The RNA shown here (Bacterial RNase P class A) has 388 nucleotides and comes from an Actinomycetota bacterium. Rfam family: Bacterial RNase P class A. It is annotated as a ribozyme. The coordinates come from a structure-prediction model, not an experiment, and the mean pLDDT is 77.
RNA sequence: AGAGUGGGCCAAGGCAGCCGCUGGAUGUUUUAAGUAAUGUUCAGAGGAAAGUCCGAGCUCCACAGGACACGGUGGUGGAUAACGUCCACCGGGGAAGACCCCAGGGAAAGUGCCACAGAAAACACACAGCCCAAGUUCGCUGUCGCGAGCCGGCAAUGGUGAAAAGGUGAGGUAAGAGCUCACCGCAUCGGCCGUGAGGUCGAUGGCUCGGCAAACCCCACCGGGAGCAAGGCCAAAUAAGGGACCAGGAUUCAAUCCAUCGGUACGGUCCGUACCGCUAUGAGUCCCGGGUAGGCUGCUGGAGUCGCCCCGCAAGGGUCGGCCUAGAUAAAUGGCUGCCUCCGCCGAUCAGGCGGAAACAGAACUCGGCUUACGGCCCGCUCUCUUU
Repeated sequence: AGAGUGGGCCAAGGCAGCCGCUGGAUGUUUUAAGUAAUGUUCAGAGGAAAGUCCGAGCUCCACAGGACACGGUGGUGGAUAACGUCCACCGGGGAAGACCCCAGGGAAAGUGCCACAGAAAACACACAGCCCAAGUUCGCUGUCGCGAGCCGGCAAUGGUGAAAAGGUGAGGUAAGAGCUCACCGCAUCGGCCGUGAGGUCGAUGGCUCGGCAAACCCCACCGGGAGCAAGGCCAAAUAAGGGACCAGGAUUCAAUCCAUCGGUACGGUCCGUACCGCUAUGAGUCCCGGGUAGGCUGCUGGAGUCGCCCCGCAAGGGUCGGCCUAGAUAAAUGGCUGCCUCCGCCGAUCAGGCGGAAACAGAACUCGGCUUACGGCCCGCUCUCUUU
C1' cells in the first nucleotide's frame, strides 16, 4: 500500500436571532368550568420508527382445569420476564488464514422415495470382462502341451451415477476378495480428562445391513383464545323492531312414574366445572331491518437509562450514585435570515459569485429480539507486496 474478516459509535449540518405548531410546569386576564387568550420556562420521530416474524408486560373471555388433535422447538451447559433470541463450548462442513455456516434427537418400530444412466439403488439374480486350479466334452498333437465349450469361481479391473458390498499399501491366489497382515475407519469393553455434549489412550474383533426424516413417522420438551380497533366510563339516539328453528318416553293425560335433556362459556373435539332454560310466549342459534360512530380514559416512571466499582471466559448479574427524555388523534416538532463548515459549477489555481445540505427513512399501548434497507467515522485480526 492492497485484499479480506470481526466489532464499536454517530445519524447530517453547527451557532445565533425572529415567527409558528404540540405537550408539561407556572403567572395574568377571562369563563359556570384548564373554558378561552396571553407571558415566562422545559421538552418534542428512529437505529431501524420499517416487516408484523417470535417472545412477553397489560386487557377481556367464570376456571384458564385435564386430554386428544393441531402447531412450534431439537448437540451440551448457561443467560433472560420469556423466546424460535443471546453467550460459551462440542461435533460436522467451508476457507490458505483471520473467520463463517449447520433445519445438529432417531434410519435395527413401521411405511415410502432415490429420476435418467447403469447388470444392479439395499436380503441388491453380473453388461464388458478376468480365471480354467478341481470336474467334464470336442479338436490339434508321437509326447509335453495348446485352443474352444459346458459345469463352475470372481466382484479386484472397466463402464454408469450424487451414491455401487470400508480406504491405502503389501502378501497371497487359477484369477480374486479382510483371504492374511500393517496403518486408518467401524463395533464392543475398559482406563484417564471434562458439569456435559464429547476427547484421548488401550485391549478384543475381520467387523459391514447405502442415502433421504427441510419425506410421512417415532422420541423429548413447550403452547387456552383473542387482542389497545383489547378494555373501562360518560353523553346521546333508535324500532317494548320483525321472522324462522329447536330441547325424552309412558300412562288414568289432573297429575304421576321412568329417564337426565337443551343451550352458553372467544380456533377444533371430548371430559370436568359454572350459569341459564325445560312440556316452550323460553335459554339460545340464524336471517332481515333500524340507531350510534361523539367525548374522556387506557396513553406513558419503565423487566427504564447513564456512570464508577465488584462477580463472571462471555451473554449477563449485583451494590451505590445520577437522570426523566413525544403522547398526537387526520394526526404536532416547521419556515425565514446571518455567519461558519462541507459538496458541486463558473472563475486564473486567488479573490469572488451561484446553487445545494449528505443515505435508508416518520412514533400512534409498551418492551426484549430477529429480519430487511442504508451514509459516515473508529478499532482489532488475517494474508500478499514493497521499503527499512